[in-house]
Context: one part of a larger RNA
RNA sequence: CCCUGGUUAAGGAACUCGGCAAAAUGAUCCCGUACCUUCGGAAGAAGGGAUGCUCCUGGGCGUGUAGCCACUAGCUGGCCAAGCGUCAGGGAGCCGAAGAAAGCAGGCCCACGCGACUGGUUACCAGAACCUUAGGUCCCUGCGAAGGCGCAAGCCGACGUAUAGGGGCUGAUGCCUGCCCAGUGCUGGAAGGUUAAGGGGAGGGGUUCACGCCCUGAACCGAAGCCCCAGUCAACGGCGGCCGUAACUAUAACGGUCCUAAGGUAGCGAAAUUCCUUGUCAGGUAAGUUCUGACCCGCACGAAUGGCGUAAUGACUUGGGCACUGUCUCAACUGUAAAUCCG
Repeated sequence: CCCUGGUUAAGGAACUCGGCAAAAUGAUCCCGUACCUUCGGAAGAAGGGAUGCUCCUGGGCGUGUAGCCACUAGCUGGCCAAGCGUCAGGGAGCCGAAGAAAGCAGGCCCACGCGACUGGUUACCAGAACCUUAGGUCCCUGCGAAGGCGCAAGCCGACGUAUAGGGGCUGAUGCCUGCCCAGUGCUGGAAGGUUAAGGGGAGGGGUUCACGCCCUGAACCGAAGCCCCAGUCAACGGCGGCCGUAACUAUAACGGUCCUAAGGUAGCGAAAUUCCUUGUCAGGUAAGUUCUGACCCGCACGAAUGGCGUAAUGACUUGGGCACUGUCUCAACUGUAAAUCCG
């Protein structure tokens, strides 16, 4: 020096991407507990107090002898001094720095984001905001069901029967979920157009003396599909531009015009989304690219690829605070193990 422990003056996060690590908290009983809330919680919230030993003392409970009482007269039952055990108290006193004396044994609070929760996950870097989930909704399926496995037989579905089964999306709950069917998809449509094999055979050709045989072949009749006509967005998806206008200025409720299938509603918004950007204002700090609250100019939020809230919850993310500390100012001493050196 390295590994792993212990202690440390004064300060106490100044360390650092970040309190990472360490320290601190820790048991039982008592007191006492806010916001918020789905009234269950939050909550061990927070924050306090007590705890050893000796003596004295009243009480509860258990056991239950002596005694008393009862009778069915017993190895009986009942009430029970005492004694013993036990529980929680009251009053004095004793010792120590310290009484849950060692060991084992929550740190806490405030605010935001995300996911409702419990659960699951990358066997061997990642446990999460990912997956799942109850709940919501859409589509398919009438039973030899749909769907799945298999060449088949057959099996699962299911010894089930639409309050069932399969598939897709969303993801508790609360308030909600706007406009567009032009494109794509799906569903429906006894017409019409197009369309294969096949039917049909006008006509043409080869061969032959001929009968025949063979080849070709128009019209017309021919499915699904496509075209076409509708419906459908919790189907795939989409949800504009320019110019002008109010008696300060600024802005534009208002008007004009072009385009579209329709031009983004509610709510939210510099956001896990904001490029410009450390936007601007406010809060917190002596000082804040982070954080919180606002504003809205949303490069490029937006409503089940769900929108916005939300109690509870989380080895999740972010910011702040209390306590605490060798993380640090700034390092020191010490134990164990290893390495090295000497023998």